[in-house]
Molecule: small-subunit ribosomal RNA
Organism: Candidatus Tremblayella phenacoccinincola
RNA sequence: UCGAACGGCAACACGAACUUAGGUUUGGUGGCAAGUGGCGAACGGGUGAGUAACACAUCAGAACAUACCUCAUUGUGGGGGAUAGUCCAGCGAAAGUUGGGUUAAUACCGCAUACAAUUCGUCGUUAGGCAGAAUGAAAGCAGGGGACUGUUACAGCCUUGUGCUCUGAGAAUGACUGAUGUCCGAUUAGCUAGUUGGUGGGGUAAAUGCUCACCAAGGCAACGAUCGGUAGCUGGUCUGAGAGGACGGACAGCCACACUGGAACUGAGACACGGUCCAGACUUCUACGGAAGGCAGCAGUGGGGAAUCUUGGACAAUGGGGUAAACCCUGAUCCAGCAAUGACGCGUGUGCGAAGAAGGCCUUUGGGUUGUAAAGCACUUUUGUUUGGGACGAAAGCCUACCAACUAACAAUUGGUGUGGGAUGACUGUACCAAAAGAAUAAGCACCGGCUAACUACGUGCCAGCAGCCGCGGUAAUACGUAGGGUGCGAGCGUUAAUCGGAAUUACUGGGCGUAAAGGGUGUGUAGGUGGCUUACUAAGACUGUCUGUUAAAACCCGAGGCUUAACCUUAGAGAGCAGUGGUAACUGGUAGGCUAGAGUAUGGAAGAGGAGGGCAGAAUUCUGUGUGUAGCAGUGAAAUGCGUAGAUACACGGAGGAAUACCGAAGGCGAAGGCAGCCCUCUGGGCCAAUACUGACGCUGAAACACGAAAGCGUGGGGAGCAAACAGGAUUAGAUACCCCGGUAGUCCACGCCCUAAACGAUGUUGACUAAUCAUUGGUUCGGUAUCCGGUUCAGUGGUGUAGCUAACGCAAUAAGUCAACCGCCUGGGGAGUACGACCGCAAGGUUAAAACUCAAAGGAAUUGACGGGGACCUGCACAAGCGGUGGAUGAUGUGGAUUAAUUCGAUGCAACACGAAGAACCUUACCUACCCUUGACAUGAUCGAAAUUCUGCUGAGAAGUGGAAGUGCUCGCAAGAGAAUCGGUUAACAGGUGCUGCAUGGUUGUCGUCAGCUCGUGUCGUGAGAUGUUGGGUUAAGUCCCGCAACGAGCGCAACCCUUAUCUUUAAUUGCUACUGAUGUUCUAGUUACCUUAAAGAGACUGCCAGCGAUAAGCGGGAGGAAGGUGGGGAUGACGUCAAGUCCUCAUGGCCUUUAUGGGUAGGGCUUCACACGUCAUACAAUGGCCGGUACAAAGAGUUGCCAAUCUGCGAAGAGGAGCUAACCUCAGAAACCCGGUCCCAGUUCGGAUUGUACUCUGAAACUCGAGUGCAUGAAGUAGGAAUCGCUAGUAAUCGUGAAUCAGCAUGUCGCGGUGAAUUCGUUCCCAGGUCUUGUACACCCCGCCCGUCACACCAUGGAAGUAAUCUCUGCCUGAAGUAACCUAUCUAACCAUUCACAUC
Repeated sequence: UCGAACGGCAACACGAACUUAGGUUUGGUGGCAAGUGGCGAACGGGUGAGUAACACAUCAGAACAUACCUCAUUGUGGGGGAUAGUCCAGCGAAAGUUGGGUUAAUACCGCAUACAAUUCGUCGUUAGGCAGAAUGAAAGCAGGGGACUGUUACAGCCUUGUGCUCUGAGAAUGACUGAUGUCCGAUUAGCUAGUUGGUGGGGUAAAUGCUCACCAAGGCAACGAUCGGUAGCUGGUCUGAGAGGACGGACAGCCACACUGGAACUGAGACACGGUCCAGACUUCUACGGAAGGCAGCAGUGGGGAAUCUUGGACAAUGGGGUAAACCCUGAUCCAGCAAUGACGCGUGUGCGAAGAAGGCCUUUGGGUUGUAAAGCACUUUUGUUUGGGACGAAAGCCUACCAACUAACAAUUGGUGUGGGAUGACUGUACCAAAAGAAUAAGCACCGGCUAACUACGUGCCAGCAGCCGCGGUAAUACGUAGGGUGCGAGCGUUAAUCGGAAUUACUGGGCGUAAAGGGUGUGUAGGUGGCUUACUAAGACUGUCUGUUAAAACCCGAGGCUUAACCUUAGAGAGCAGUGGUAACUGGUAGGCUAGAGUAUGGAAGAGGAGGGCAGAAUUCUGUGUGUAGCAGUGAAAUGCGUAGAUACACGGAGGAAUACCGAAGGCGAAGGCAGCCCUCUGGGCCAAUACUGACGCUGAAACACGAAAGCGUGGGGAGCAAACAGGAUUAGAUACCCCGGUAGUCCACGCCCUAAACGAUGUUGACUAAUCAUUGGUUCGGUAUCCGGUUCAGUGGUGUAGCUAACGCAAUAAGUCAACCGCCUGGGGAGUACGACCGCAAGGUUAAAACUCAAAGGAAUUGACGGGGACCUGCACAAGCGGUGGAUGAUGUGGAUUAAUUCGAUGCAACACGAAGAACCUUACCUACCCUUGACAUGAUCGAAAUUCUGCUGAGAAGUGGAAGUGCUCGCAAGAGAAUCGGUUAACAGGUGCUGCAUGGUUGUCGUCAGCUCGUGUCGUGAGAUGUUGGGUUAAGUCCCGCAACGAGCGCAACCCUUAUCUUUAAUUGCUACUGAUGUUCUAGUUACCUUAAAGAGACUGCCAGCGAUAAGCGGGAGGAAGGUGGGGAUGACGUCAAGUCCUCAUGGCCUUUAUGGGUAGGGCUUCACACGUCAUACAAUGGCCGGUACAAAGAGUUGCCAAUCUGCGAAGAGGAGCUAACCUCAGAAACCCGGUCCCAGUUCGGAUUGUACUCUGAAACUCGAGUGCAUGAAGUAGGAAUCGCUAGUAAUCGUGAAUCAGCAUGUCGCGGUGAAUUCGUUCCCAGGUCUUGUACACCCCGCCCGUCACACCAUGGAAGUAAUCUCUGCCUGAAGUAACCUAUCUAACCAUUCACAUC
């Protein structure tokens, strides 16, 4: 679901009968709960756990099954006994269940019939035949009829339809078999016992070890078996130019699964999602005795999670099941709802509009930008809102009319026809159409440093933060945050996760291996791969066709069409693959022949440290015997340990033993590599050359396998001279488990056996072919010559240079790393790691094979430029050396650090800060501290008002300042009124001010390397390039100075020269300079002169010009002449490109920041002058080459009117008085000192030394207390030559002596100048320091003050170990064992059917 299979009737409705009128009865009708029975439930729907498999895909195949459906065939005869239900009686909480009575069927069971099914028999070689045997079927129901039949009842009769039964065929479906394809791991290499095959039973729908018995010993596997891991497969989807790579969500096909595991039953079909049984886990109910359940169906809930929807409507359509049908059922399906999850379409308005509005942002303050954007004016109305209309999807079924078939006939049914009829819409009043009003209802997200389209301001200050990679942020961030502006996309945008691409970064298309990762240590050789010339056949590969089948549909592609377009949908077409078939025969393969160019064999030669065994030789070391002989030997940078008076070393002679083979010897030879070296003998491998003969592709490579394989090491037994790990001693050293020395054991040697690795390297696999030259050499060969030699030819080796070509470069280059072919091995970022685990090998040591977690953004190659080197070559410098004098010790001066302080202002810090800024701090300076004052300010500009300016003078106060008095009226223009200039004062706002910060924001300026000789450019050339060349090389120079050479040729900044000064001379000039003479005079005057001196202008002079030598005939070098001066004459000025983020914001200038009644300004006082200490630079000394006293000689260069200051006088003196001269070759400062002459001191803390202190003074200045200089008298420290260490200087220099100037009121042991006196030494470049050139190495580039290794400490990350414990997977053995199937057995039960017996009935 079916009452059109059945007995029936719980509920509902109708009818009928009865009735006491309340009801009762009745399956009679529509129907129908529960039940018997049939069909379905094996479809549809869900999920992807399992599965690496005939699971899937494609193509083939043979031994099968199939309910319903279609076509065809046979039949549908005659019987039987039960059982649900209902009724009665029980048990149980429930689920459920028991007994008794009764009943039907399309339920169940016999009988008959069958001959195309199954089995057997028989005939036949097979195919098959046989009227041989056995087994073995069925069911009716519904409508109609009254001709036929019957028992006259309505049926058991007839008829139509539909079932049922037998058999065959079809369609479609299912089961089975084969071939091919289908993930990763070999640290999974052997697997397999029903395993592989056969024979015969059994079994299945069917082939088959599917199963059993017996027999045989097979089967699979390096073309990857077995094992482990992961996974549903496909059509297809994403990506990609393709080849590929990744994936398998939706849709579609197949498979598997249904709480987990097992099992069968029923059935056509299941070992069954919404069936059964058992076991297990979980959940629920319970009266505790027992029961029930399975959303990976549709909704929905909980949980988990980054995350995934409504407990909706309808069977209207499409489909499915049941039925004769109406019809019923259907979370299949069709619709709606939710989610920007995706694809597609549309809108958020359009046009005009410059006062370029306002506002915002930026600004060089002029403006720019937002921006025609807005406002404003004029339009449009998609969408949205409101109102009105309004589909398609629905015509079948059904009813009805007609025709035909069926039938004896009607009806029914079936088929056909009709522009006959009426009905059916979930979505839905939806799509769509019309009208109204009205710009009305509608824009966000990311980004703006480069990649990559798009920039400014502010805030922040290695903070906060950003970040895909590089990276950004530490006070001017286009990189963070915000704003303005811009760019991109747009109802979306960005992030996260993932796949492919780019990635030729696994390379089939399409990569590599000398040094970047990568050639196996070497050979022999199996499988495999590959292979010379030629003929014929074949057709496996290959190629080919308007060929055939298939390649499901959907999708992709393509031609049309339909929704307003599109997404989407409909329709037509094409295609690779696989299979088949026809054709071709060049190529590869196969078969059968032939050939000789590859390969090999034979003959003859010559070379060789090729290998194995045996023998022999000489030199040397050591040990030993004897002798001679005496104190050392040995060893090292220097020593010591060691040996030696017990006689060493040395020398001579004799002996023993082991190991290795000088010279020849070489870039040489041989060997597969490792490797091989005295000479001779024996055995033996390989290669080469020459000329002929023979075989006839026999070749090449080579996974696995096998063999060999330095040194060290291991085992057993020998041997042991020298050498020598370990070990011991001596040295060295901070230490020295090292380097050096004295010893010394394994070992090194031999035999046998292992080990199996090396930078086993040419860091270059083997084989073959081809591609310029040239030089050398080894072994043959051949030709020629002047013949033990030389030159050429040709093979086979070994080396150098080099063209083309190749290479990232370096380089390779016929012995390729060139151009090709064949085969093998190996690589895929660094570290972890050639390690762990596993396996194999080994006596061991260990070897071979060989990961991952984790971590980093690099690691690496080749070349370039620098820098560096306890690398090399060359050169220079007061760099060393040779000298002289110092510092470091003392006292003082001065600067710095540190400490102190209210303040001790700030800066400078290796050389290259420290007598530096500061050429001069009592106040000032002054920036610091304290106190008191000012606030548009001490100073600048503007506006406005007033007053001229200015001068004199009181009071208060520390002063700044505050507050009074008096005098005074100018200059320019204008008739005047008035205006203006300068100055002062008041008010005002922009501002002014800052020695506040940043020298790491800057300019300028300075130091330094360094007065070192370097630093660059243009053009050309070379190199892929960075870059190189030039600039290197040979000489030379102070010099990148010059010469020569050269793929360079030139040029610039530096060097040099030009400039100043000094040394000689000339000319000119002559006062204040000079001085010869004369006169006066006594150191002055006058006159003359310009010779000298001097002064200051202009010139000359020096250029390797001259000579001979060396050199290259050059550049130049050494010497000489002349000359005042000689090779840059001496000195100065002059400082390349750059380095040091060197110094300076406190000279000045300046960006930014900070401050504005103060970080500005003024004043007084204080401080910069402190003082346990440390350092730098100087002064004075320590004395006799001296001190002191007296006498006496000779400079240069400067300064001077607020000045220098004379003579003269006073004072012991500093100084005072004084006033001449001088604006200076005129006057003054101003006496130079050392030197020299004479005297004294006599080696001492002194007649050295002068600090310190007392006292009295002088000078400057308002003012010397803090805090100046000087003078007299008195006082009289330390110090007797300075440790380690360290500085300056090469000639008019060092040393020493005085003198002047700047600053300055005063203050100089400092600084910058000046002259006087006036030395010593330099062999030389080994060393120290600094610098230059070339070259070399480099893992450095912040450039050696670099980089970098390991332990340890702390924190964090990852991975391990750990007593154990729990779970899971797989295998093997064993124990227990539910349900269930088959066979067998036992017990019990049993209607039909059978047998027997009995009884009854009928004939």